[in-house]
Context: one part of a larger RNA
RNA sequence: CUGGGCGUAAAGGGCGUCUAGGCGGUUCGGCAAGUCGCCUGUGAAAGCCCCUGGCUCAACUGGGGGAGGUCGGGCGAUACUGCCGGGCUAGAGGGCGGCAGAGGAAGGUGGAACGGCCAGAGUAGCGGUGAAAUGCGUAGAUACUGGCCGGUACCCCGAUGGCGAAGGCAACCUUCUGGGCCGUCCCUGACGCUGAAGCGCGAAAGCGUGGGGAGCGAACCGGAUUAGAUACCCGGGUAGUCCACGCCCUAAACGAUGUGGGCUAGGUGUCGGGCCGCAACUGGCUCGGUGCCGCAGCUAACGCGUUAAGCCCACCGCCUGGGGAGUACGGUCGCAAGGCUGAAACUC
Numbered sequence: 001c002u003g004g005g006c007g008u009a010a011a012g013g014g015c016g017u018c019u020a021g022g023c024g025g026u027u028c029g030g031c032a033a034g035u036c037g038c039c040u041g042u043g044a045a046a047g048c049c050c051c052u053g054g055c056u057c058a059a060c061u062g063g064g065g066g067a068g069g070u071c072g073g074g075c076g077a078u079a080c081u082g083c084c085g086g087g088c089u090a091g092a093g094g095g096c097g098g099c100a101g102a103g104g105a106a107g108g109u110g111g112a113a114c115g116g117c118c119a120g121a122g123u124a125g126c127g128g129u130g131a132a133a134u135g136c137g138u139a140g141a142u143a144c145u146g147g148c149c150g151g152u153a154c155c156c157c158g159a160u161g162g163c164g165a166a167g168g169c170a171a172c173c174u175u176c177u178g179g180g181c182c183g184u185c186c187c188u189g190a191c192g193c194u195g196a197a198g199c200g201c202g203a204a205a206g207c208g209u210g211g212g213g214a215g216c217g218a219a220c221c222g223g224a225u226u227a228g229a230u231a232c233c234c235g236g237g238u239a240g241u242c243c244a245c246g247c248c249c250u251a252a253a254c255g256a257u258g259u260g261g262g263c264u265a266g267g268u269g270u271c272g273g274g275c276c277g278c279a280a281c282u283g284g285c286u287c288g289g290u291g292c293c294g295c296a297g298c299u300a301a302c303g304c305g306u307u308a309a310g311c312c313c314a315c316c317g318c319c320u321g322g323g324g325a326g327u328a329c330g331g332u333c334g335c336a337a338g339g340c341u342g343a344a345a346c347u348c
Base pairs, nucleotide, nucleotide: 003320004319005318006317007302008301012316014201015200016199017198021194022193023192025088026087027086028085029084030083031082033081034080035077036076037075038074039073040072041071042069048066049065050064051063052062053061054060091191092188093187094186095184096183097182098181099180103177104176105175106174107173108172109171110154114150115149116148117147118146119145120144125136126135162169163168206247207246208245209244210243211242215241216240220236221235222234223233258315259314260313261312262311263310266293267292268291269290270289271288272287273286274285275284276283297304298303321348322347323346330341331340332339333338
C1' cells in the first nucleotide's frame, strides 16, 4: 500500500412498492458473542528467520533457537459493535385545525373550429405554389346565411406557474379517490434508511377482438421539381390516430445527475402556508416547493455551487479500450413484432 470511477469521456436500473440482506437516534443496567490482554494446549518433518558446524567458498547440508493460526481450552477487560431488559424524544408515524393543485378514475355538460347533409341567396371560378399542375366547379362549386348530423381537440386564462414516483396531467360540473404543505406540539416511542429477487405502473409506435372515423395521415396513387427524385412542395389517401377490453414494455423513459440523511456564505424572482407590524404597506421573520446569479469548495474543462457535480454516512444499480455486437447461442417472456439476459473467434 492492499482499485478507480459513473452530468457531457465507458458507466444511475424508465419509475414505484416490498421480501431476504446490509446499515441504524439517545440514555441506564445486565451478558460477554464480536473485540482486546495474559496463560496453556496444539500447530510432525521439510521449508522460512537468527546463531553455529561440514564439503577449499557458495549452492547444498548437519545441529540449536525462533517465528508462523479466522485454531482449542482457561482467566481477565467492557470503550465500541452485538444480544437481553428499562427509560427518552431530536428520526419516523399518528391525532386535531387549516390550505393549494392540468394528481388519478367514472359519469355528465358546453362553446369555437372543422367536415358532411338539407335549405336560402348567388355566379364563374375555386384551390394550390417559388411558379404551376394534378384536383374541385355551370349536374351550380368557392365566398355568405340558416338548420341538422358527426368525430376530434379544448382558444383566452397560461406563467420563467401548479400537480404527480416516473411515464405523464389542461374546457366546465358532479361523484369516488391518492399524495403533499402549513399550524398545533396533543399521542405512539426508533416503529427507521436502503433494497438483490418478487409484484405493480410505464410516452409513442405496434398487436388481438369489437366499435368509431371529422381532421390529420405512414403505406399507396397522382401533380410538380430534378440529370434522376422510390424525397423535400402540391392534390388525393388506407392502416393508424379516438373508445372499450386484453397484450406489448421500448425511448435522447434526460436534470443524459439512483434513493435517504447530516453538514457547509449570500443575493434575487416566483408558487403554497403560517407569524409579526399594520388603516393600508413594494415591509420583516419563518416552513415547504420551483428558477436565476454567485462565496468557499469541486471539476480535464464546460460548468456545479443549501434543488451540489462541495464535505461526509448508509444501501442499491452500473462501468473496465474501439469494432465484431446489443449480434450469435442457450434460457425466459410475447399472438406476433420483438423484449430481457448476453458471449466468442477474428481484428485495430

Predicted 3D model of a 348-nucleotide part of an RNA (small-subunit ribosomal RNA, central domain) from Acetothermia bacterium 64_32. NCBI's taxonomy places the organism under Bacteria, Bacteria candidate phyla, Candidatus Bipolaricaulota. Rfam family: Bacterial small subunit ribosomal RNA. Gene Ontology terms of the family: ribosome and structural constituent of ribosome.